Predicted 3D model of RNase P RNA and transfer RNA as a complex of 403 nucleotides. It holds a member of the Rfam family "Bacterial RNase P class A". The literature on the family includes a 1999 paper in Nucleic Acids Res by Brown, "The Ribonuclease P Database".

[in-house]
């Protein structure tokens, strides 16, 4: 002075108030983010057979109800490190790569240049300048008129065998010299996903005008299906609820014992996953958690439930701990 | 409580989807001509953190992700 992770988030007493249970003494009463609503369930209805479309997710194996989370291992960058970021496919096939530049992808092309030839014409090369984000193996040596994997050490990459790993990938050996870059552009491979959402959805009351218009029908058809087809339901004093209008702003349920939270064993690197045991921990509908006093510190941030869970992301004064550089 | 849009000079639009240098156009405003002055008319001009951050690219207004603002819908009976 850094790096990761794991935690608190003012604290006891004491009076008054508020929600919520319970005859009643008496109990319990916001968060790590309740937040953005970004994914993933669970829950209700609708429809629940298939098919395009769409739309995620994306290195490998595991974990979970499921996930874009999370462990665990790999490969790459950065950092002196502790660490921290990234991640299918670019010979499947289509586009894009402005401007500079001789040329932007096709193994073509040649501005300055180099060499042969001679000062004309031609022919050779691409090392070296230059251009650019990017110029097609790199270093080095031989060679050559100059030159080039032309030839040869190493290094990168590829292809193929062998080996090791459930894989990802790694580790060896041979090969022939070796042709960017963008898939957060369409697109290909794996996998996954119907629609809506607690103002879902269900019972009870009150009340006004089952008023008006539109559309539809035994089906090349309104509507269930919210993008589409094909299929299934499926209706005349009835549908649909698509448009005017009208009434009502009430209760009851969902709604809170759950994928719950603590300890203990046992398995597994590890997320986690079983088994005993113990607890019950907010439930409002204009919407409750506060005041006020007394001590004491380090004088206290961001911010407040609304169906309920499991990530993620944002915001957050200050302080505790653990590993580790 | 749950859903959709949408942000680009002072104001109202394009561009976005298919990314390429110097972001276009209307009013509106500033300056000059014309007028005794103004108005109107005519010429020329500026004005932009693309709403804020990161990220993929050679390159972002645009794509991809988080933020922040705004703006509309959606009860229940029949």
């Nucleotide at each position: 002075a850094g790096u990761g992770g794991a935690g608190c988030g003012g604290g006891c007493g004491g009076u008054c108030g508020c929600g919520g249970c319970g005859u009643g003494a008496g109990c319990c009463g916001a968060g790590g983010a309740a937040a953005g609503u970004c994914c993933g369930g669970a829950c209700u209805c609708c429809c629940a057979g298939g098919g395009c479309a769409g739309g995620g997710u994306g290195c490998u194996g595991g974990g979970u109800a499921a996930c874009a989370c999370c462990c665990a291992g790999g490969g790459g960058g950065u950092g002196u490190g502790a660490a921290c970021c990234c991640c299918g496919g670019a010979u499947a096939g289509g586009g894009c790569c402005a401007u500079a530049g001789a040329a932007a992808c096709g193994g073509a092309a040649a501005c300055c240049g180099c060499c042969c030839g001679u000062u004309g014409a031609g022919g050779g090369c691409a090392a070296g300048g230059g251009u650019g984000g990017a110029a097609a193996g790199g270093u080095g040596g031989g060679g050559u008129a100059a030159g080039a994997g032309c030839c040869c050490a190493c290094c990168a990459g590829c292809a193929u065998c062998g080996g090791g790993g459930c894989g990802a990938c790694c580790c060896g050996a041979u090969g022939g010299c070796u042709u960017g870059g963008c898939a957060a552009c369409c697109c290909c491979c794996a996998c996954c996903c119907g629609g809506a959402g607690c103002a879902a959805g269900g019972c009870c009351a009150a009340g006004c005008a089952g008023g008006g218009g539109a559309g539809g029908u035994c089906a090349u058809c309104a509507g269930g299906u919210g993008g589409c087809c094909c299929g299934c339901c499926g209706a005349a004093u009835c549908c649909u609820c698509c448009c005017c209008g009208g009434g009502u702003a009430g209760g009851c349920c969902g709604c809170a014992u759950g994928a719950g939270g603590g300890g203990u064993g046992u398995g597994g690197u590890a997320a986690c996953a079983c088994a005993c045991u113990u607890c019950c921990c907010a439930g409002a509908u204009a919407g409750a958690u506060g005041a006020c006093c007394g001590c004491c510190c380090u004088c206290g941030a961001c911010a407040g439930a609304a169906u309920c869970c499991g990530g993620c992301u944002u915001a957050c004064a200050g302080c505790u701990c653990c590993a580790c550089u | 409580g749950g859903g959709g849009c949408c942000g680009u000079a002072g104001u109202c639009u394009a561009g976005c989807c298919u990314g390429g240098a110097u972001a276009a156009g209307g009013c509106a405003c500033c300056a000059g001509c014309c007028u005794c002055c103004g108005g109107a008319g005519u010429u020329g001009g500026g004005u932009a953190u693309c709403c804020c951050c990161g990220g993929u690219u050679c390159a972002a207004a645009u794509c991809c992700g988080g933020g922040c603002g705004g703006u509309c819908c959606c009860g229940c009976c029949a």